[in-house]
The part of an RNA shown here (small-subunit ribosomal RNA, 5' domain) has 517 nucleotides and comes from an uncultured bacterium.
The RNAcentral record of the full RNA draws on ENA and SILVA.

Context: one part of a larger RNA
């Protein structure tokens, strides 16, 4: 010093911390979605029109598609070396971002949603029939790209949206233009893979260990180098500078503690790593071998109409259990940040907040002057008196905190609409850049913070008091009951034991135990 128990007391208030144990089990709620400017449906609302009937507008809902979902958030089990630390490499990928360079032509079949038929107790699924795309195939081309025997061979792509004179077109559009997107590709920037080298706990009552082992060839494999496989050849590689075994542990920045070297440690907060009921695999993807995704085993639980099925909190509350222990089944997305969306906007138990505990820190009060040679009680007394003690009582003063009243911020800048100017373009449309006006938005929370009103009024305990060690006295007790860190204390005057006066030390705390220096 401390993530602490416990025992006695216990005003307020700032910060902060708060399952160290069973990597035990987990009832319930949430913790990852969002896009309609990718697309065709059903349904509601409301308009319009030529009221059959399509259309167009705004909401929703499950499907197709995209994007995220590999992040953020938990934990520490397993790992003593494919961790970590610092310092150095080269044979590499990289989605959203940023910069540059080409391009975005012309086709096609298909399927979910639907709709009808069946199966099943669910969970589900199955057969037939329809449709859409920024879903899927192909042709085309190829600035670059790939292979390559330098001849040539392969390989892209997708559209939406928004404004709009001229011209075309019955219409829808075409057309122009602008943003976004989409194909190829060179660069970068951030971030990952991968290798080397030094460092990295404890035992020799663990001394030898190693056949993919060590190397080398030819082949696979990967985003990449290598026994990373894999087939043939050599026989080599490691090791008292401690291999192999075996036991313990995340690992760093940094905390504690020391004068320093050093020891301890490694909660919170940030970096990295492993794990995600156990144990194995691999799918999709730019990235995972993937907490809240698959599929198998395997424990356990939970449904069932016994044929099947369904689950994973080491996410944020919260529950069982374990234990000397350790919180609320709160609020809001208002700020920061993160996902999708052009954009409003939607999710977001990250996050900001409040809730609980004196668990630490800091701060504040619990009253301030007067006020007796000094009331009463109390304790001691050598009976004179001493001491509790200016304490108190009384007198005057004050109002901090707490109550109560009233004022009331800062966290908010965005968004959004109106406009100037510049920019792009036929264009005074749209859009984009600076600027000016205008305006909305607060969980916490009427908080902080002021300012008022009464009235000492709403606030003190813990341990100790032989010596170390700062504090002494009377009773009771009588080797007993008890104390004890260590030395010792008790056996009839105990400053050691209990209790009373009395004093000493901290004080919203004070001891005691663990534990480190």
């Nucleotide at each position: 010093u401390u993530g602490a128990a416990c025992g006695c007391u216990g005003u307020u208030g700032g910060c902060a911390u708060g399952c160290u144990u069973u990597a035990c089990a987990c009832a319930u709620g949430c913790a990852a979605g969002u896009c309609g400017a990718a697309c065709g449906c059903g349904c509601c609302g409301g308009g319009g029109g030529g009221c059959a009937c399509u259309c167009c507008u705004g909401g929703u809902g499950a499907g197709u598609g995209g994007c995220g979902a590999a992040c953020g958030g938990g934990u520490g089990a397993g790992g003593a070396a494919g961790c970590c630390a610092u310092c150095g490499g080269a044979a590499c990928g990289u989605a959203c971002c940023c910069g540059g360079a080409a391009g975005c032509g012309g086709g096609g079949g298909a399927u979910a949603a639907c709709g009808c038929c069946g199966c099943g107790a669910a969970a589900g699924c199955g057969g037939c029939g329809c449709u859409a795309a920024u879903a899927c195939c192909g042709c085309a081309u190829a600035u670059u790209c790939u292979g390559u025997a330098c001849g040539c061979a392969g390989g892209a792509a997708a559209g939406c949206a928004g404004g709009g004179g001229a011209c075309c077109g019955u219409a829808a559009g075409g057309c122009c233009u602008u943003g976004u997107g989409c194909u190829u590709u060179c660069g970068g920037a951030g971030c990952g893979g991968c290798c080397g080298a030094u460092g990295u706990c404890c035992g020799a009552u663990u001394a030898g260990c190693u056949a993919g082992u060590u190397g080398g060839u030819g082949g696979g494999g990967u985003a990449a180098g290598g026994g990373c496989c894999u087939a043939c050849c050599a026989a080599g590689g490691c090791g008292a500078c401690g291999a192999u075994c075996g036991g313990u542990a995340g690992c760093u920045g940094g905390u504690c503690u020391g004068a320093g070297a050093g020891g301890a440690u490694g909660a919170u907060c940030a970096g990295c790593c492993a794990c995600a009921c156990u144990g194995g695999g691999a799918c999709u993807g730019a990235g995972a071998c993937a907490c809240g995704g698959c599929c198998c085993a395997g424990a356990c639980u939970c449904c069932u109409a016994c044929g099947g099925g369904a689950g994973g909190c080491a996410g944020c509350a919260g529950u069982g259990g374990g234990g000397a222990a350790u919180u609320u089944u709160g609020g809001a997305c208002a700020a920061u940040g993160g996902g999708c969306g052009c954009a409003a906007g939607c999710c977001u138990g990250a996050u900001c907040c409040a809730g609980c505990c004196a668990u630490g820190c800091c701060g504040c009060g619990u009253g301030c002057g007067g006020g007796a040679a000094g009331a009463a009680g109390g304790c001691c007394u050598u009976c004179g008196g001493g001491u509790u003690g200016u304490a108190a009582a009384c007198c005057g003063c004050u109002u901090u905190u707490a109550g109560c009243c009233g004022g009331g911020a800062a966290g908010a800048a965005a968004a959004g609409g109106u406009u100037a100017u510049c920019c792009c373009g036929a264009a005074c449309a749209a859009g984009g850049a600076u600027g000016a006006c205008u305006g909305u938005u607060g969980a916490c929370g009427g908080u902080a913070c002021c300012g008022g009103c009464g009235g000492a009024a709403u606030a003190a305990g813990c341990a100790c008091c032989g010596g170390c060690u700062a504090a002494c006295u009377a009773c009771g007790u009588g080797c007993c009951a008890g104390c004890a860190g260590c030395c010792g204390c008790g056996g009839u005057a105990a400053u050691a034991c209990g209790u009373a006066g009395g004093g000493u030390g901290c004080g919203a705390g004070c001891g005691u135990u663990a534990a480190u220096c």